Predicted 3D model of a 345-nucleotide part of an RNA (small-subunit ribosomal RNA, central domain) from an uncultured bacterium.

Context: one part of a larger RNA
RNA sequence: CUGGGUGUAAAGGGUGAGUAGGCGGUAUUGUAAGCCAUAAGUGAAAGCCUUGGGCUUAACCCAAGCGAGCUUGAGGAACUGUAAUACUAGAGUAUGGGAGAGGUAAGUGGAAUUCCUAGUGUAGCGGUGAAAUGCGUAGAUAUUAGGAGGAACAUCGGUGGCGAAGGCGACUUACUGGACCAAAACUGACGCUGAGUCACGAAAGCGUAGGGAGCAAACAGGAUUAGAUACCCUGGUAGUCCACGCUGUAAACGAUCAGUACUAGGUGUCGGGGUGAGAAUUUCGGUGCCGCAGCAAACGCAAUAAGUACUGCACCUGGGGAGUACGGUCGCAAGAUUGAAACUC
Repeated sequence: CUGGGUGUAAAGGGUGAGUAGGCGGUAUUGUAAGCCAUAAGUGAAAGCCUUGGGCUUAACCCAAGCGAGCUUGAGGAACUGUAAUACUAGAGUAUGGGAGAGGUAAGUGGAAUUCCUAGUGUAGCGGUGAAAUGCGUAGAUAUUAGGAGGAACAUCGGUGGCGAAGGCGACUUACUGGACCAAAACUGACGCUGAGUCACGAAAGCGUAGGGAGCAAACAGGAUUAGAUACCCUGGUAGUCCACGCUGUAAACGAUCAGUACUAGGUGUCGGGGUGAGAAUUUCGGUGCCGCAGCAAACGCAAUAAGUACUGCACCUGGGGAGUACGGUCGCAAGAUUGAAACUC
């Protein structure tokens, strides 16, 4: 390389949009590039292979044959391609509906923590396994009233919903994306995948300007301990929040790429529709559980497949060295990305 693979053994890109490329529905007609069959030319000799023969055999030698590929002629038309015409089952548009923490911005609300002011009130509070550091007679903790400020939105809340993923949860308003259902008016294959590319992308981190209640890396103190640079306690700064810009990584997980088709059932639930007086039943789309065939090393998966097939992309190829070194690209930096070898088992 081929082959075989990628839930857990090595292996699915974090996610999407999409360029090139690859692949692509039904019917008719043409064409004949691929394809099929045929004939001719070429395919040096030796060699390989097959058949026959010659040295007593073999090696060795002789003869004949086979032959992919290329070129040309006249043909075939099922499939692929291509050209034309047509279709509606794929895809999309229009119409009518209901659902949703989908996104962005502005405004508003209540509970709670902390702080400040004032009242009541007096000796403790706090904390732990037990303590101590800490706070408190300069009046704390507790309690009542008023005020300030920041962050998060209890109950509802649900293997509930929405989103491509990351993710999204108080309320109202404005703008806005997508999905689903019904009916079947329109377009007529407009589709699928997608190397590069572009965009999005938790937390932490970085830059500039704000903000700072609670929490809390670092740090300080008190304990514990043989020690305790920890676990526990008292404090506490970055940070957590906002705006703009960067970073581009996660056990970014369903550790399961996207699309299409097919393959027993049962039982929940969410959003639509049909039938029905209702009970119920049925259908489409999601989301769960159980389970047959089948698959699987087993665990398990099982119409939301890890089953049966096809199309496209990504990735793997013994462990360590190593996601390291070097070089390139990106970044303010931290670092990210691409990514070896020697050596060793």
The RNAcentral record of the full RNA draws on ENA.
The coordinates come from a structure-prediction model, not an experiment, and the mean pLDDT is 89.